[in-house]
RNA sequence: GAUAGAGGUUGCGUAUUUUAAGAGUACUCCUCCGGAUGUGGCAGGCGCAAAUGAAGGGGAAGGAAAGGAAAAUACGCCGAAAGAACCAGUGUGCUGUGGGCUGGGGUCUUGGGCAUACAGUGAACAACUGUAUGACUGUCAUCUGAGUAACUGGAUGGGGCGCUAUC
Numbered sequence: 001g002a003u004a005g006a007g008g009u010u011g012c013g014u015a016u017u018u019u020a021a022g023a024g025u026a027c028u029c030c031u032c033c034g035g036a037u038g039u040g041g042c043a044g045g046c047g048c049a050a051a052u053g054a055a056g057g058g059g060a061a062g063g064a065a066a067g068g069a070a071a072a073u074a075c076g077c078c079g080a081a082a083g084a085a086c087c088a089g090u091g092u093g094c095u096g097u098g099g100g101c102u103g104g105g106g107u108c109u110u111g112g113g114c115a116u117a118c119a120g121u122g123a124a125c126a127a128c129u130g131u132a133u134g135a136c137u138g139u140c141a142u143c144u145g146a147g148u149a150a151c152u153g154g155a156u157g158g159g160g161c162g163c164u165a166u167c
Stems, first nucleotide, its partner, number of pairs: 001167005008078001011077009027062002030059004037049004041097004081110004086105002088102003111137002114134008139158007
C1' cells in the first nucleotide's frame, strides 16, 4: 500500500406500506355581537380586502396537509453517518434584510448506543441537533491477578486518519 472483517439485536442510513398523533387545529361558508382597521416573514415603497361591515369575540355546518414519530419489509453499508461555520446556487410581487431549501466545494468535530440537565427546532412532555455529566459497551496500550494451555478478571489512559487478519 491492497484485500477482507469486527463492535450492536435499539450499530448507521435510504425507500415503500400501514398506524397513531398533528386536529376537530389551520381553513371555507352561514349567523349574532362589534364598529375601523386588517393583510403580502420584517422595514420601505407599491398593492389587496373592508360601512354591500375590518380586527376581535360567540354559535352552528363542513373540514385538511407538511415536517417529525412507531411497526413491518426491502436495499446499501461499518466515517457507516451526524453536526458546525464558510463559499456557491435557489427562489420570495419590487428593493434591502432574514428565514427556509438544495446539493456542490473543501475545513473542523464526533468510537458507539443509552440516561440526565440546559439551549435550539418542533403542535408536543414525542423525536432530532449541540454542549456538559454519568455509567455501559467495543478496541488498543501499560500494569496486575488466575491459569499447563485455551479462556478470562481488575485498574489507568488513548481514539475510527483507529483495531484485527491475510498478501
This is a predicted structure of a 167-nucleotide RNA (Lysine riboswitch aptamer) from uncultured Acetatifactor sp.
The RNAcentral record of the sequence draws on MGnify.
The coordinates come from a structure-prediction model, not an experiment, and the mean pLDDT is 77.